[in-house]
RNA sequence: GGGGGCGUCCGUUAACUGGCUAAACGGCGGGUCUCCAAAACCCGAACUGUAGGUUCGAGUCCUGCCGCCCCCG
Numbered sequence: 001g002g003g004g005g006c007g008u009c010c011g012u013u014a015a016c017u018g019g020c021u022a023a024a025c026g027g028c029g030g031g032u033c034u035c036c037a038a039a040a041c042c043c044g045a046a047c048u049g050u051a052g053g054u055u056c057g058a059g060u061c062c063u064g065c066c067g068c069c070c071c072c073g
Base pairs, nucleotide, nucleotide: 001072002071003070004069005068006067007066010026011025012024013023019056028044029043030042031041032040049065050064051063052062053061
């Protein structure tokens, strides 16, 4: 330099053929309970790598860029 794959919350992973408010578990914060804590239960915050395009509608399709991984030279 060329080709391919993958980027979703702090972590791991869902989200159908593009369709209503992006969900689950752990973690985190608050609460109930307890003498205190743990456990259990309840509530909550936080996410689509980035910039554009297509569309009535994009996590999902297309393009550039960024990052990681693999292959070729």
Molecule: transfer RNA
Organism: Candidatus Omnitrophota bacterium